[in-house]
Context: one part of a larger RNA
RNA sequence: AGCAUACGGGGAAUGCCUUGGCACAUGGCACCGAAGAAGGACGUGACAAGCUGCGAUAAGCCGCGGGGAGAAGCAAAUAUUCUGUGAUCCGCGGAUGUCCGAAUGAGGGAACUCAGCGCAUUGAAAGAUGCGUUAUCCGUGCAUGAACACAUAGUGCACAGGAGGGGAACCCGGGGAACUGAAACAUCUUAGUACCCGGAGGAAAAGAAAGUAAAAACGAUUCCGUUAGUAGUGGCGAGCGAAGGCGGAGUAGCCCGAAGGAGGGGUAGAAAUACCCUUCUGGCGCCGACAUAGUUACGUACGUAUCCUAGCUGAAGACAGUUGGAAAGCUGUCCCAUAGAAGGUGAAAGGCCUGUAAGCGAAAGGGUAAUGCGGACUGGCGCAAAGAGUACGGCGGGACACGAGGAAUCCUGUCGGAAUAUGUGGGGACCAUCCCAUAAGGCUAAAUAUGACCAUGUGACCGAUAGUGGAACAGUACCGUGAGGGAAAGGUGAAAAGAACCCCGGGAGGGGAGUGAAAGAGAACCUGAAACCGUAUGCUU
Numbered sequence: 001a002g003c004a005u006a007c008g009g010g011g012a013a014u015g016c017c018u019u020g021g022c023a024c025a026u027g028g029c030a031c032c033g034a035a036g037a038a039g040g041a042c043g044u045g046a047c048a049a050g051c052u053g054c055g056a057u058a059a060g061c062c063g064c065g066g067g068g069a070g071a072a073g074c075a076a077a078u079a080u081u082c083u084g085u086g087a088u089c090c091g092c093g094g095a096u097g098u099c100c101g102a103a104u105g106a107g108g109g110a111a112c113u114c115a116g117c118g119c120a121u122u123g124a125a126a127g128a129u130g131c132g133u134u135a136u137c138c139g140u141g142c143a144u145g146a147a148c149a150c151a152u153a154g155u156g157c158a159c160a161g162g163a164g165g166g167g168a169a170c171c172c173g174g175g176g177a178a179c180u181g182a183a184a185c186a187u188c189u190u191a192g193u194a195c196c197c198g199g200a201g202g203a204a205a206a207g208a209a210a211g212u213a214a215a216a217a218c219g220a221u222u223c224c225g226u227u228a229g230u231a232g233u234g235g236c237g238a239g240c241g242a243a244g245g246c247g248g249a250g251u252a253g254c255c256c257g258a259a260g261g262a263g264g265g266g267u268a269g270a271a272a273u274a275c276c277c278u279u280c281u282g283g284c285g286c287c288g289a290c291a292u293a294g295u296u297a298c299g300u301a302c303g304u305a306u307c308c309u310a311g312c313u314g315a316a317g318a319c320a321g322u323u324g325g326a327a328a329g330c331u332g333u334c335c336c337a338u339a340g341a342a343g344g345u346g347a348a349a350g351g352c353c354u355g356u357a358a359g360c361g362a363a364a365g366g367g368u369a370a371u372g373c374g375g376a377c378u379g380g381c382g383c384a385a386a387g388a389g390u391a392c393g394g395c396g397g398g399a400c401a402c403g404a405g406g407a408a409u410c411c412u413g414u415c416g417g418a419a420u421a422u423g424u425g426g427g428g429a430c431c432a433u434c435c436c437a438u439a440a441g442g443c444u445a446a447a448u449a450u451g452a453c454c455a456u457g458u459g460a461c462c463g464a465u466a467g468u469g470g471a472a473c474a475g476u477a478c479c480g481u482g483a484g485g486g487a488a489a490g491g492u493g494a495a496a497a498g499a500a501c502c503c504c505g506g507g508a509g510g511g512g513a514g515u516g517a518a519a520g521a522g523a524a525c526c527u528g529a530a531a532c533c534g535u536a537u538g539c540u541u
Base pairs, nucleotide, nucleotide: 001540002539003538004537005536006535007534008533009532015526016491017490020462021461022459023458024457025456026455027454028453029451030450031166032165039100040099041098042055043054044053046078050074051073061094062093063092064091065090066089070082071081072080105114106113107112115134116133117132118131119130120129121128122127136163137162138161139159140158141157142156143155144154170201171199172198173197174196175195181188185235211218212217222249223248224247225246226245232240233239253443254442255441256387260281261280262279263278264277265276266275267274268273283383284382285381286380287379293378294377295376296375298374299373300372304369305368306367307366308365309364311360312359313358317333319332320331321330322329334351335350336340342354343353344352392416393415394414395413396412397411398410399409402428423438424437425436426435427434478485479484498525501512502511503510504509
């Protein structure tokens, strides 16, 4: 030195565990903000660095409910207090709520600086302090008022009228890639995706046929299944890819304008009158029903019912023996069950605890439903009326599954430009016949989408290199000028009973003693593999 065996050190794998995650289901809820949000800064405790809570009334103040013995957060200890005159705690409502932030008196390098006006306090005064108020735009009203006579623009004032900013995804609109695929690449594809911007709601959008069809008919929209990877489209490549229909979910229909009438005003005119503006109403005839009725998607209210926001009751072994540190294990015997879900308790508990089944409960605030009240509206047929720089066409684009194609249909940048229900549009060029529907105004619940948030539950989901980046004071430490990037880190024990006292040592550390079932569980703490490092013994060289 090597090998082997034994015993250690070191190390952290593995096993077991779970406070945390992940996914899904069901129900709820779906906004917050100038009455100052979201998010922060700074403060706030007897002692107080951090987190949490709160705001100069500062781990809190008031009221009303719940609850019933301890309490003063995480968080030990000390001190001092509170509490059956009901504390702490939980729910509802209210008060306070510094400074920044849309930030809004002006400024500004956020959490700072400096003002105007009014009132109050103080002061002899100068001043100081406190409270309130002062942004912009839009709207409404009033006043004032140029060029320019009236006027208008403008200006000023008032307003508990509105806006502004934030938010997880979902939704609508305006813009809009490339990598990629085509085995290269340009049309094409990726894709109207990602991303940017604007806007809204609890959903949004769409929506009551100028529809779909086909010789038969249907009857707004939306969503699902099917039709169907069909018909088509396509450097007919890669690919893209319907619709009618059928079966379901869910159902709901309406209002302006226009024609007529009435009132007011204006313009032209000598006047009749004509035209224009504006307010209200909105038809006429016939038939049917009827208003003490019916409908309602609008508003509102006491009461009713029900639900949400705290809670409450809740069966049955303190059974015996036994092993053990400990019984819930084992043996024996008994009981409950509309409760044998689950968690905890010194190992494995229906009957120990919390609960579970079942049932009950609200002073206050809120939701929903029916009902009442108010408002609004009212069947059929005919007549009347029935949306213009529009429909449509040319050129250029875009959307339609449809790439210009035979290309209908929809949108429109530009140039043209109708008809008026005896009209017009459509039925995939176009024409005729036939059929269907009435454009150029508007509103509309449900079925559908999503999940920041709340509740309950589930898992052939993870179990600390996994599962969220984050089980832990994590978007932290740290890195970067910045945008941004972004960790590591869980486990004593049933209970701290966390080792009094003695010894060695400056200490660290250790040896006794003691605790404990165990200290080879001692805080560098469950288990404690391997690499690696030793000690002892044997063998070999």
Large-subunit ribosomal RNA, domain I from a Clostridia bacterium, 541 nucleotides, folded computationally. The organism belongs to Clostridia, within Bacteria. The prediction has a mean pLDDT of 83. RNAcentral holds the full RNA, with entries from ENA.